[in-house]
Context: one part of a larger RNA
């Protein structure tokens, strides 16, 4: 070195139990009635994962179903069920502990309180039954009055180690006592009862704060960007809104949100670069001064556990028939899974019809409480600043830290300084659906979207093992077989590991270090070669 034939190895090829992006509907919140997350415990069985709470893989109740089941890892032993389990579906009960954590504390899952009650005892009034003594009175069975005792109801006082139950934060808001400097009074201090609030959540809204790195080929104005990010709050949408608007002699007629105007007027160490508006087309469409708040809710519709739900045979191949071939059949159903190999007609389902409670919507009703009246330390104006595409500019127009400060519809504001004409509007209260934006989540469906170094970091008990004092970082790792039928027995061997028979299987070079099984690397064999 050829050829071969094994080993290692896990590429490829299949295949998906997972992810990815979406559309179309639904939710759009959960929590002191104790949430999100957790801790410890809970089974006949030791661990983990689900479930669940000391009533602990479950208890009740209604409805649904009809034959099996006692969650998975995974079995064993013992149970349950047609007198309807198991399992759906819905309300309900329990619900240690920690945690907003709220009786106090604290090094989460601990450790220590008080108050009441219940409960156990004691004492005591009152009733009630049986029982004893007495005394009267009898028709002799028995009755009436008092005593004493048990017992049992019910109210009252007391005690009670440990156990048990509720309750006890804090702030607001209402009530009630108290009360200064200070007469009245408020402040404050005390105290109950009732409500509310806190805390968590993925992205989207509002609003107060607010970087840089980077662009400018350095960099200082300016950019990045009012973004990142940190803070508060809300609502399913928020935010805006019914002209002190806008245009220009002609009009128009809350707001928002989209194409367009436009990279256009502009602004700009006129650098980089930022960037409108009127005007038009669209969507959507409402307006007003409670269209709001608590409560009833027909019929209907929606979800909704689940109910019906149509049609196939033969023969060949082959382990295995849904494959060939041959004759049939159903479709308002030839979506889609399954099934030993590719199945309209096997099975689940699908088309179409039904459907209980519970929720949700919706017409109509009841009921408290309101029901504004023109808006001054305003508008305007000096310094200083921020926002408007407008960097101070001719800078109008909004905001407002400071110092000031008007008029009162015979009046005020605006139409890019600022005058006068003219022409819009009426500020300094407030409310308002839809068209927009978003997806932690639920259901259904779709894909020239991944196929295990792909696709989510995570198909697999993964935010796991593991690294870090922490913040934080963060993985590998899928596939026997149609069924485990997962090799009984025998042999070597250390009662091994391993491996040879035998035997299962369609296949065991499918043997759990299992489907296929490439290269590299490392043997045997067997040629040829120096």
């Nucleotide at each position: 070195c050829g050829u071969u034939u094994g080993g290692u190895g896990g590429a490829u090829g299949c295949c998906u139990a997972g992810g990815c992006a979406g559309c179309a509907a639904g939710a759009g919140g959960c929590g002191a009635u104790g949430a999100a997350g957790g801790a410890c415990g809970u089974g006949g069985u030791a661990c983990c994962c689900u479930g669940c709470g000391u009533u602990a893989a479950g208890c009740c109740a209604u409805g649904g179903g009809g034959a099996g089941c006692c969650g998975g890892g995974a079995a064993c032993a013992g149970g349950c069920u047609u007198u309807g389990a198991u399992c759906c579906a819905u309300g309900g009960a329990u619900g240690u502990c920690c945690g907003a954590a709220u009786g106090g504390g604290g090094g989460a899952a601990c450790c220590c309180a008080c108050c009441u009650g219940a409960c156990a005892u004691u004492c005591u009034g009152c009733u009630g039954u049986u029982g004893u003594u007495a005394u009267c009175c009898u028709u002799c069975g028995g009755g009436a009055u008092a005593u004493c005792a048990a017992c049992a109801g019910u109210g009252g006082g007391g005690u009670g180690a440990g156990a048990c139950a509720g309750g006890u934060a804090c702030u607001u808001a209402u009530c009630c006592c108290u009360g200064a400097a200070u007469a009245c009074a408020u402040a404050g201090g005390g105290g109950a009862a009732u409500a509310a609030g806190a805390g968590c959540a993925a992205a989207c809204c509002c609003g107060g704060g607010g970087a840089a790195c980077u662009g400018a080929a350095a960099c200082a104005u300016c950019u990045a960007a009012g973004u990142a990010c940190c803070c508060g709050g809300a609502g399913g949408a928020a935010a805006g809104g019914a002209a002190a608007u806008c245009a220009a002699c002609a009009g128009a007629g809350a707001c928002u949100c989209c194409g367009u105007u436009a990279g256009u007027a502009g602004u700009g160490g006129c650098g980089a670069g930022c960037g409108a508006a009127c005007g038009c087309g669209g969507a959507c469409c409402a307006g007003c001064c409670g269209a709001g708040c608590c409560u009833g809710g027909a019929a209907g519709a929606g979800u909704g556990a689940c109910u019906g739900g149509a049609a196939c045979c033969g023969u060949c191949u082959g382990g295995a028939a849904a494959g060939g071939c041959g004759g049939g059949c159903c479709a308002u159903a030839g979506c889609g899974g399954g099934u030993g190999a590719c199945a309209g007609c096997c099975c689940c389902g699908u088309a179409c019809a039904g459907g209980a409670a519970g929720c949700u919507c919706c017409a109509c009703g009841g009921g408290a409480c309101a029901u504004a009246u023109u808006a001054a330390g305003u508008a305007g104006g000096g310094c200083g600043g921020g926002a408007c595409a407008c960097g101070u500019g001719a800078a109008a127009u909004c905001c407002u830290g400071u110092c000031u400060g008007a008029a009162g519809a015979u009046c005020g504001g605006g139409g890019g300084a600022c005058c006068a004409c003219c022409c819009c509007c009426g500020a300094a209260g407030g409310c308002u659906a839809a068209g927009u934006a978003c997806u932690c989540c639920u259901u259904g469906c779709u894909g020239a979207c991944c196929g295990a170094u792909a696709g989510c970091g995570a198909a697999c008990c993964a935010g796991u093992a593991c690294c870090g004092u922490g913040a934080g970082g963060g993985a590998a790792a899928g596939g026997u077989g149609a069924a485990a039928a997962g090799c009984a027995c025998c042999c070597c061997g250390a009662c091994a590991a391993g491996g040879g028979g035998a035997g299962u299987g369609a296949a065991a070079c499918a043997g759990u270090a299992c489907c296929u099984g490439a290269a590299a690397c490392c043997g045997g064999a067997c040629g040829c070669u120096u």

A computed fold for a 530-nucleotide part of an RNA from Gemmobacter aquatilis, annotated as large-subunit ribosomal RNA, domain I. Rfam family: Bacterial large subunit ribosomal RNA. Its mean pLDDT, the model's own confidence on a scale to 100, is 83.